The part of an RNA shown here (small-subunit ribosomal RNA, 5' domain) has 544 nucleotides and comes from an uncultured bacterium.
RNAcentral holds the full RNA, with entries from ENA and SILVA.
The coordinates come from a structure-prediction model, not an experiment, and the mean pLDDT is 85.
It matches the Rfam family "Bacterial small subunit ribosomal RNA". Its family is annotated with ribosome and structural constituent of ribosome in the Gene Ontology.

[in-house]
Context: one part of a larger RNA
């Protein structure tokens, strides 16, 4: 000098971008934060149209209640399914193959998506909802009964597939990999919605099942790298290797029995301390050096510790189970919870925001769609926290008002400053207009291609109307009206740019460092005047 997630004093006009618990990983009220599919399946309910009974009015038609059938349309607790393993939050733990980077995997896995092939067939037994009894104060729960599926389970087929076994060709550090042949074993599935037809069927689209390949995503593994301590020097029994086996998608002492005695270490093992790693920030000419907030990637957590179950996938933040500590309810017999998710509360601290607004963008989940979820997100709000940009007014105006300080009493100085004249009109203020972000998607029509017996449907492209904005009447343009609302902070002994004059009297104070004050103090305190800098200015802290 130059930085900063800053705090602090004293001041404060406006926009934009950005940015805000660096401490208690401390405790948490309340509301949201993961739901979605009725085109998987029974039910159940509301309303519309139909047809039929039956009552009451009326001769009649017909109305009006009410009870069943069919259809259509909404809604939906249950059963299924996909999703919740993503996104969001924190940094505690971790010195480690956590992380960077480079390779390995002839030791491995992968829902949806994409691609290739074959294929979807018979059949069977429950079960929730609901009904009936029943226990509990509640949370919940028990027995009985009936029912459905894309829920379960058996049988059939089997191009790939997988085992076992028999050859060849190639490639290999000959463990095996790779094409290919032949024999024998084992292994699937599910409808749904539309259109055409009177059926039978034929057809579209969306699933399903086996199987090539792909893409993206993960797991193992291994060379290298990257904190302090030797006032920590020996350290290790699943300990190091091995034969078997278990287990895993899969190597492995991962786990077990058994045998052998081995394995690390001054190139620092094994304690101790600190710490999430990184692209990268800061700073320096540079080499270096702290540092890891915002953002982006990887790990690890998810009241503390352990555990595993679901699944492709977890040992799961808003799942379960066990044990703690803590908070609540309780009929005392027993039960609920987890904010390091968004706001917010209390407390801690020098010190860090709104219990806003919307899904209209971006993106994610589910669903065929239409859509519904979505405190990711996209905006709004607080805070001069930060960088940036404008304003607070422009000209003209006296041999120089008045007032202030200063004076050798002539004058100097503040000063063109100020009044006064003459104009601008940004910013705030009040009026009028008014975006872009909207593109896609849907419904209507029209055309053209593909599917197909098909001028239906579907699909997929174009054209043309309609409809979708939280921000927000915002930004931006413009109208009025007026200099009107908008400076302040820190210095002025040398370093260091900037003087005098009153006070005070080693006294009250000052001070980054040398030092200032003990009667003329350019260092204290006030003033005039002056210096820097500006919506900031200083002061602390912390980094080069």
């Nucleotide at each position: 000098g130059a930085g900063c997630g800053a705090a602090c004093g004293c001041u404060g006009g406006c926009g934009g971008c950005g940015u805000a618990c660096u401490u208690a990983a401390c405790a948490c009220a309340u509301g949201c934060a993961a739901g979605u599919c009725g085109a998987a399946c029974g039910g159940g309910g509301a309303u519309c149209a139909u047809c039929g009974g039956u009552g009451u009015a009326g001769c009649a038609a017909u109305a009006c209640a009410u009870c069943g059938g069919u259809g259509g349309u909404c809604c939906u607790a249950g059963u299924g399914g996909c999703g919740c393993a993503c996104g969001g939050g924190u940094g505690a733990g971790u010195a480690a193959c956590a992380c960077g980077u480079g390779g390995g995997u002839a030791a491995c896995c992968u829902a949806c998506c994409c691609u290739c092939g074959a294929g979807u067939u018979c059949g069977g037994g429950a079960u929730a909802c609901c009904c009936c009894c029943u226990c509990g104060a509640a949370a919940g729960g028990g027995g009985g009964g009936c029912u459905a599926a894309u829920a379960c389970c058996g049988g059939a087929u089997a191009c790939g597939u997988u085992c076992c076994u028999c050859g060849g060709g190639u490639c290999g550090a000959c463990a095996g990999g790779u094409c290919u042949g032949g024999g024998g074993g084992g292994g699937a599935a599910a409808g749904g919605c539309g259109g055409c037809g009177c059926a039978a069927g034929c057809u579209g689209c969306c699933g399903c099942u086996c199987u090539u390949g792909g893409a993206g995503g993960g797991g193992c593994u291994c060379g290298c790298g990257g904190c302090c301590u030797a006032u920590c020097a020996g350290c290790u029994a699943g300990u190091u290797g091995g034969c078997g086996g278990g287990g895993u998608a899969a190597c492995g002492g991962c786990c077990c029995a058994c045998c052998a005695a081995g394995g690390c270490u001054a190139u620092g093992a094994c304690g101790g301390g600190u710490a999430g790693c990184u692209g990268g920030u800061c700073u320096g000419a540079g080499a270096g050096g702290a540092c890891g907030a915002c953002c982006a990637g990887c790990c690890a957590c998810a009241c503390g510790g352990g555990g595993a179950c679901u699944g492709a996938g977890a040992c799961a933040c808003g799942g379960c189970c066990c044990c703690g500590a803590c908070u609540c309810c309780u009929a005392c017999g027993g039960g609920a919870g987890g904010c390091a998710g968004c706001a917010g509360u209390g407390g801690g601290g020098a010190a860090u925001u709104u219990u806003c607004c919307g899904c209209a963008a971006u993106g994610g989940g589910c669903g065929a769609a239409a859509g519904c979820c979505u405190g990711a997100c996209g905006g709004a709000g607080u805070g001069a926290c930060g960088c940036c940009g404008c304003g607070u007014g422009u000209g003209g105006g006296a041999c120089g008002a008045a007032g202030g300080c200063c004076u050798u009493c002539g004058g100097g100085u503040c000063g063109u400053a100020a009044a006064c004249c003459a104009c601008u009109g940004u910013c705030a203020g009040u009026g009028g207009g008014a975006a872009a972000g909207a593109a896609g998607g849907a419904u209507g029509u029209c055309g053209a291609c593909g599917c197909u017996a098909a001028u239906a449907c579907c699909g997929u492209c174009g054209g043309c109307a309609u409809c979708u904005g939280a921000c927000g009447g915002u930004a931006c343009c413009u109208g009025c009206a007026g200099a009107g609302g908008a400076a302040g902070c820190c210095c002025c002994g040398g370093c260091c740019a900037a003087c005098u004059c009153u006070g005070u009297g080693c006294c009250a104070g000052c001070a980054g460092c040398c030092g200032c004050g003990g009667u003329a103090a350019g260092a204290c305190a006030g003033a005039g005047g002056g210096g820097g800098c500006a919506a900031g200015c200083g002061u602390u802290g912390c980094u080069c």